Large-subunit ribosomal RNA, half B from a Candidatus Bathyarchaeota archaeon, 1243 nucleotides, folded computationally. RNAcentral holds the full RNA, with entries from ENA. Rfam family: Archaeal large subunit ribosomal RNA. Its Rfam clan is "LSU clan". Rfam links the family to the GO terms ribosome and structural constituent of ribosome. The prediction has a mean pLDDT of 81.
Context: one part of a larger RNA
RNA sequence: GCCAAGCGAGGGAACUCGGCAAAUUAGCCCCGUAACUUCGGGAUAUGGGGUGCCUGUGGUUUUAGCCUCAGGCUGGAACCGCAGGUCGCAGUGACAAGGGGGUCUCGACUGUUUAAUAAAAACACAGGGAGCCGCAAGCCCGAAAGGGUGUGAACGGCUUCUGAAUCCUGGCCAGUACAGGUACCUGAAACCUGGGUUCAACCGGGCUAAGGGCCUGCAAACGCCGGGAAUAACUCUGAUUCUCUCAAGGUAGCCAAAUGCCUUGUCGGGUAAGUUCCGACGUGCACGAAUGGAACAACGAAGGCCCCGCUGUCCCCGCUUGGCACCCGGUGAACCCACGUAACGUGGCCGAACAGUCCACAAACUCCCAGCGGGAAAAGAAGACCCCGUGGAGCUUUACUGCAGCCUGCUGCUGGGACAUGGUUGUGAAUGCAGAGUGUAGGCGGGAGCCGUUAACCCUGAUCUCUCCGGGGAUCAGGUAGGCAACAAUGGAACACCGCCCAUCCGCGACUAUUUCUCUUACCGGCGCGAAGGCGCUGAGACAAUAGCAGGUGGGCAGUUUGGCUGGGGCGGCACCCCCUUGAAAAAAUAUCGAGGGGGCCCAAAGGUCAGCUCAGGCGGGACAGAAACCCGCCGUAGAGUGCAAAGGUAAAAGCUGGCUUGACUGGAUCCUCCACAGUAAGGGAUCCAGAGGCGAAAGCCGGGCUUAGCGAGCCGUCAUGUCCUCAUUGGUGGGGGCUGGCGGCGACAGAAAAGUUACCCCGGGGAUAACAGGCUCGUCGCGGGCGAGAGUUCCCAUUGACCCCGCGGCUUGGUACCUCGAUGUCGGCUCUUCCCUUCCUGGCUCUGCAUAAAGGGCCAAGGGUGAGGCUGCUCGCCUAUUAAAGGGGAACGUGAGCUGGGUUUAGACCGUCGUGAGACAGGUCAGACUUUAUCUGCUGGGAGCGUCGGCCGCCUGAGGGGAAAGGGUCCCCAGUACGAGAGGAACGGGAUGCUGUAGCCUCUAGUCUACCGGUUGUCCGACAGGGCACUGCCGGGCAGCCACGCUGCUGCGGAUAAGAGCUGAAAGCAUCUAAGCUCGAAGCCGCUCCCGAGAAGAGGCGGCCAUUCCCUGACAUGAGACCUGGUGACGGGCCUCGGUCAUGGACGAGGGCCCCCGUAGAAGACGGGGUUGAUGGGGCCGGGGUGUACGCGCCAAGGCUACGGCCGAGGCGUUCAGCCCGCGGCUCCCAAUCGCCCAAGG
Repeated sequence: GCCAAGCGAGGGAACUCGGCAAAUUAGCCCCGUAACUUCGGGAUAUGGGGUGCCUGUGGUUUUAGCCUCAGGCUGGAACCGCAGGUCGCAGUGACAAGGGGGUCUCGACUGUUUAAUAAAAACACAGGGAGCCGCAAGCCCGAAAGGGUGUGAACGGCUUCUGAAUCCUGGCCAGUACAGGUACCUGAAACCUGGGUUCAACCGGGCUAAGGGCCUGCAAACGCCGGGAAUAACUCUGAUUCUCUCAAGGUAGCCAAAUGCCUUGUCGGGUAAGUUCCGACGUGCACGAAUGGAACAACGAAGGCCCCGCUGUCCCCGCUUGGCACCCGGUGAACCCACGUAACGUGGCCGAACAGUCCACAAACUCCCAGCGGGAAAAGAAGACCCCGUGGAGCUUUACUGCAGCCUGCUGCUGGGACAUGGUUGUGAAUGCAGAGUGUAGGCGGGAGCCGUUAACCCUGAUCUCUCCGGGGAUCAGGUAGGCAACAAUGGAACACCGCCCAUCCGCGACUAUUUCUCUUACCGGCGCGAAGGCGCUGAGACAAUAGCAGGUGGGCAGUUUGGCUGGGGCGGCACCCCCUUGAAAAAAUAUCGAGGGGGCCCAAAGGUCAGCUCAGGCGGGACAGAAACCCGCCGUAGAGUGCAAAGGUAAAAGCUGGCUUGACUGGAUCCUCCACAGUAAGGGAUCCAGAGGCGAAAGCCGGGCUUAGCGAGCCGUCAUGUCCUCAUUGGUGGGGGCUGGCGGCGACAGAAAAGUUACCCCGGGGAUAACAGGCUCGUCGCGGGCGAGAGUUCCCAUUGACCCCGCGGCUUGGUACCUCGAUGUCGGCUCUUCCCUUCCUGGCUCUGCAUAAAGGGCCAAGGGUGAGGCUGCUCGCCUAUUAAAGGGGAACGUGAGCUGGGUUUAGACCGUCGUGAGACAGGUCAGACUUUAUCUGCUGGGAGCGUCGGCCGCCUGAGGGGAAAGGGUCCCCAGUACGAGAGGAACGGGAUGCUGUAGCCUCUAGUCUACCGGUUGUCCGACAGGGCACUGCCGGGCAGCCACGCUGCUGCGGAUAAGAGCUGAAAGCAUCUAAGCUCGAAGCCGCUCCCGAGAAGAGGCGGCCAUUCCCUGACAUGAGACCUGGUGACGGGCCUCGGUCAUGGACGAGGGCCCCCGUAGAAGACGGGGUUGAUGGGGCCGGGGUGUACGCGCCAAGGCUACGGCCGAGGCGUUCAGCCCGCGGCUCCCAAUCGCCCAAGG
């Protein structure tokens, strides 16, 4: 320090988004209990009283034994009372055990839900409404067979909306959907039919189903429910009126609401203060009636607001307990790891623009331990936001294209009969009127005869039918014997009779169609029988079902699409094809969502050619009533014109006018442009050749237009040209393909066939591109300056200061897109530190329109201070009461490996608005996972080593560093003085006393005190005593220690200065605070004061102590000396002693360490004390202190029992200021510090 607990003075929600958390309350008995209400509730409402133990006694219930048995006696148990006594702070004494109330929102309620961030207002619910369905049903699953609802049957099942009960549920059928109807229109295949010389392809026509058009209904179907003016005798308002308009213009009710932008609406309430809350108002951005409206008792781990109680939530923190952390022993991971030979910080306009690594400066011995969490844009996860991808997926729909399903027509399975009505055809009969004509002459041909008692013609009557109203025809009854034609006349046509034909109508027949009815044998169902094939009865029946073809409908399902540019994307725009000017920097070319404009045509002349002419404007004159218009003359380089934008061009023309014309030609070749080079489509332009032409006397010109815009590939379709090519055939007609050209168009214009949504989302990428932060910039913002129009009675400059101009800052908001998308966590609060000054207070000055007091402006100054609340998530702001003042800013809008998580910004849900919908909303609302054991660095502390020119012990110096150790108020004296007419009312200096801050402490006060003492409950052990457990069981006290709420300290003086005030004083004979010189002058700077501090590597000083020695062994160099020996000698060999250097080991050794006993010292290390020459710790004793009077014994005690001996009894008194206890002080060697070991300078 964390986690889990206990306690807390005074205050009592001041904390905070919010009483989160904690605390309070609590059992049982009694009393008592409000609004409201669906009369059930609310209700344990709220609020108040009691509760132990002992003794005695009454009652109720029950039970065992016994007896002389409706009863009694002796006992036991449970419960309900009463009386007396008695103890404690406290009697549900521990455990267990609701805090309560008021008001609003939403949902009626109990329930259900996102297993693992959402328990809700969401879902469900009872109740209400609508739709489909008569069972072989409807709905659902399935390719079908078959199955579910259901072995149920409309009081049922399915689908859907709403969501208890109560009061209610308005208007609109124009749109969409659904339902019904339909004279007419449209409407596929099949069928019928025309053209196509036959046939066929092909092109039509007719009939016609569903569907559509059309008409009607339907809103508890999807849905929708206006605008502008005028108007009442104060004003305001507008019952009223006018007008536009609609399918209808929002009714009842409700409202700044879970819905109101503006908005913290306005008023009222509550509060000292109320962005929330409650009650109203209504100016409803954008309430509103089963997408239900309003209201509502009860209910809610739901959401607001308020009050009481209660509290460490807070002021403001403190103490204690346990566990961890820490130390020792054992075991022993993970994350992470560019480099790290490492040495860290600050600054930096170095840098990919926030550096451990670059530059500069300062700093800097090495290592370890415990902590903290500033940095490593810490770790974790190829960012979930944003954009991109011709990536994906879920969902939607009046996106595109399809498919199931459904509706409908035709055909097959599929047969018989009848009526009716059509069509075609055959047959029979009838009818056929212009006018003229005797007459009602269908057409053509033949034709001179034909018909008649088998009753013709004609007449009468009746019936039917047609009619041009004149009449014609048929049948029946009766009468009746000649009639018609030819001829003539009329007329385009002449009639008897015969044949053929046309149109209309009727009858009959055949074929066919439709409607209706009917039959049963196909097919289908039910029941029964059967082993099965199947049979019987019955229902239904050529329908249905099913299959094929065809039309319609068809997000039910499926596959897909859902442009680009872009100062991010979206919205907007088109800068997406083409032309002109400019940008464009004098070759060409050249970008931006640069600036200014155009084109997507037009013209049969506005083309070709030849010829002629000259414009705009001005002046003079004429005509005219007059005039720019008509005429004449002169001047007139273009000031005009050019079909169209601009530029360039242009005068016997490119302009204007006229003549003749069609070159606005055919074929071919080359070049240029578009498009730096290579490649390059369409489009555009230029030159030449050939042909045929036009104009001109000719030279010549002409392949459209003064030039530069006026445009479009392939596939597909279509058209044109032609003794053309090709495919198939015996031939012909007809056909397909090609060659060349035209047309139909892709404007996203080198040209896919194409709508949305995603917060349920996914993948691949991007700092190529947004949101945060940084960089740059500074329009905006903030601050300052210049000038001084004005205001200020006068007067710019006491104060105020327009227009205009110039800067600074890097806080606001923008711009930009430079770092970061293989992640630099985002608002606000809390916590904590530091910096800036443009100063809010305090300090020093100055000016004033400064008398004083107060105030306004300015200068210096950053040492310290700058607080508490109400509202809101807020920053901000408003408000309240204080105050010397309640300053502004920076540090990644400082600070989430520090906390929070109220807001924003995932997944749930509601409202308003938008959208057909899926869904959306810098609109509102409720709910909603915050990870990490610290490696490096940094910082705060604590140690070890080495160095500091021998070692060690102690005491200092003080380079340097740190602190604010202080800051401010009030009162009194000065003094009711100066000043002032008065009212008022100072200062210098001195004193007193709070507050804030800070350092230390524990005598007091207060807290704690799980050492301790006491009381007491339950239970267990226990005769008692004494104990265990229950949070230390709970409660009452409490020493030391630790502590704040307590106590103590925290002065003034000096030096140098700032603004400013001055002295002397020139430059400049004066003046001048300044230029030389000098004196003052601030809470600011530097000292005096406090702390650290010699690693201050320049490693300091002073004092003291010790050492500067000895021995062994080995190695290496050799010097001196003695002895032995060889040699004539120079000299050589051997051995010994002493000396030198180095190494190892040892001795001595100031001092230190280990070890042991300890400490109010302490995480480990460290520090301090003691170690028998000893009071260091323990023990004992004494003192002091805490608690509060022990056990035992004696006496008493309310009463009761008694075999009268005595016994039971909560409790009281005495013994007893007792007993128990102590981290304190002292005394005392009783116990333990025994014995020892190691290091250490030494020339």